[in-house]
Context: one part of a larger RNA
RNA sequence: CGCACAUGGUGGAUGCCUUGGCGAUAAGAGGCGAUGAAGGACGUGGUAGUCUGCGAUAAGCCCCGGUAAGUUGACAAACUAACUCUGACCCGGGGAUUUCCGAAUGGGGAAACCCACCCGCUUUGCGCGGGUAUCGCGCGCUGAAUACAUAGGCGCGCGAGGCGAACCCGGGGAACUGAAACAUCUAAGUACCCGGAGGAACAGAAAUCAACCGAGAUUCCCCAAGUAGCGGCGAGCGAACGGGGACCAGCCUGCAUUCGAUAGCGGGAAAGUUAGUGGAACGGUCUGGAAAGUCCGGCCACAGCGGGUGACAGCCCCGUACACGAAAACUUUUCCGUGAUACUGAGCAUGCGACAAGUAGGGCGGAGCACGUGAAACUCUGUCUGAACAUGGGGGGACCAUCCUCCAAGGCUAAAUACUACUUAUCGACCGAUAGUGAACCAGUACCGUGAGGGAAAGGCGAAAAGAACCCCUGUUAGGGGAGUGAAACAGAACCUGAAACCGUGUGUGU
Numbered sequence: 001c002g003c004a005c006a007u008g009g010u011g012g013a014u015g016c017c018u019u020g021g022c023g024a025u026a027a028g029a030g031g032c033g034a035u036g037a038a039g040g041a042c043g044u045g046g047u048a049g050u051c052u053g054c055g056a057u058a059a060g061c062c063c064c065g066g067u068a069a070g071u072u073g074a075c076a077a078a079c080u081a082a083c084u085c086u087g088a089c090c091c092g093g094g095g096a097u098u099u100c101c102g103a104a105u106g107g108g109g110a111a112a113c114c115c116a117c118c119c120g121c122u123u124u125g126c127g128c129g130g131g132u133a134u135c136g137c138g139c140g141c142u143g144a145a146u147a148c149a150u151a152g153g154c155g156c157g158c159g160a161g162g163c164g165a166a167c168c169c170g171g172g173g174a175a176c177u178g179a180a181a182c183a184u185c186u187a188a189g190u191a192c193c194c195g196g197a198g199g200a201a202c203a204g205a206a207a208u209c210a211a212c213c214g215a216g217a218u219u220c221c222c223c224a225a226g227u228a229g230c231g232g233c234g235a236g237c238g239a240a241c242g243g244g245g246a247c248c249a250g251c252c253u254g255c256a257u258u259c260g261a262u263a264g265c266g267g268g269a270a271a272g273u274u275a276g277u278g279g280a281a282c283g284g285u286c287u288g289g290a291a292a293g294u295c296c297g298g299c300c301a302c303a304g305c306g307g308g309u310g311a312c313a314g315c316c317c318c319g320u321a322c323a324c325g326a327a328a329a330c331u332u333u334u335c336c337g338u339g340a341u342a343c344u345g346a347g348c349a350u351g352c353g354a355c356a357a358g359u360a361g362g363g364c365g366g367a368g369c370a371c372g373u374g375a376a377a378c379u380c381u382g383u384c385u386g387a388a389c390a391u392g393g394g395g396g397g398a399c400c401a402u403c404c405u406c407c408a409a410g411g412c413u414a415a416a417u418a419c420u421a422c423u424u425a426u427c428g429a430c431c432g433a434u435a436g437u438g439a440a441c442c443a444g445u446a447c448c449g450u451g452a453g454g455g456a457a458a459g460g461c462g463a464a465a466a467g468a469a470c471c472c473c474u475g476u477u478a479g480g481g482g483a484g485u486g487a488a489a490c491a492g493a494a495c496c497u498g499a500a501a502c503c504g505u506g507u508g509u510g511u
Base pairs, nucleotide, nucleotide: 001510002509003508004507005506006505007504008503009502015496016460017459020431021430022428023427024426025425026424027423028422029420030419031163032162039101040100041099042055043054044053046079047078049075050074051073061095062094063093064092065091066090070083071082072081106115107114108113116132117131118130119129120128121127134160135159136158137157138156139155140154141153142152167198168196169195170194171193172192178185182232208215209214219246220245221244222243223242229237230236250412251411252410254352255351256350257349259347264338265337266336267335268334269333270332271331272330273329274328276324277323278322282297283296284295286293298315299314300304306318307317308316361385362384363383364382365381366380367379368378371397392407393406394405395404396403447454448453467495470482471481472480473479
């Protein structure tokens, strides 16, 4: 040194587990914000730190309700000091407080800091309270050049501003890519940027389709159909008519008159949400550290969903089926009362009235329509033009006639549809720690980067800490040997299981 057997170290695979994820379903909610949000900084406890909570009234204050015998959040014990059946702690509802930054709004600013002015009160201590941003709209006062006026200035009132996951509408708008190169084309009106809104948004009651029969607002789904078409007729793009469904709802305008009771407000009722309450039925034997296992004999079930308990529990615990429950707040529905009276805002009926002009259309240049200029209708419009007035006008895919159909240039409109940051309940031939979220663990952390930004690793003793008193070795709070605990310590905190690579030791054997 090889081989064999035995036995270790190292290492952390595998198995098992799950506090965390992932994906759904059904409901709810669909916003928060100058009454100062979202998000933070700094504080705050008897005891250093971090998290959580809270805000100089600071792990909290007050009221109401529920529950309850214990309590002073977690890591995290211990000590100290307290509270509590005169109801603490905890849970729910309402209220108070709520430093500083942040739209941040008195001015400034390198966020969490600096510096003011005015008014009121005043213990005269810048001590306490309030106010002072900008823009828009309205009202009032004032008021230049410049006479009237206007601009401007000042004051008052109301509103806005910022944040938020997706969905929605509008304004802008790529490239990679594909075309096996590439320019029209495609990708795609996508990504992205900006503006705006709502719980949905948009659209919407025919100047629509259809075809000589007729239909009757819009939206969404299935078919029609990868059809008709468009297309360097390449790559590709791609309808409509019609049919079947979901859902259905229609209306308004100016003036006058009559009738009247919608919204709002007040009250009642019902249902629901925000705490909760009751809730059936088991004992023994054996094995074992432990019984829920075994065996024996019972019981409940509108409850044998699920979880826990020292192994596998309908009857041990929490629950589950079922049945109940609210002082307070909120939501929905409904009933009653009030309700034109000065503003905002408003229903029915009748009478009279109104019926949309720089518009429709046209030329030029573009864009949208499945439709790339084409024979190219239709829609929008940058520019130049420019009608008719129901005896009229638009459309029926160039255009003309006939025929049919509708009435533009004003406006509103629920539902069917889209989405889920958030709340509740439930589910999974979803994952099980290199998986599943990046994150099961104090993770958008540590760390990297000037910055935008990038971005980890890291779970498991045991049923219970019973977490090893005491003794020994030693330079040692290292490590180990005894003793003790425990079912087990080769479960000893570098802790379940403990594979392989890799490194030893012992015995045998070979050279």

Large-subunit ribosomal RNA, domain I from a Gammaproteobacteria bacterium, 511 nucleotides, folded computationally. The RNAcentral record of the full RNA draws on ENA. The organism belongs to Gammaproteobacteria, within Bacteria. Rfam family: Bacterial large subunit ribosomal RNA.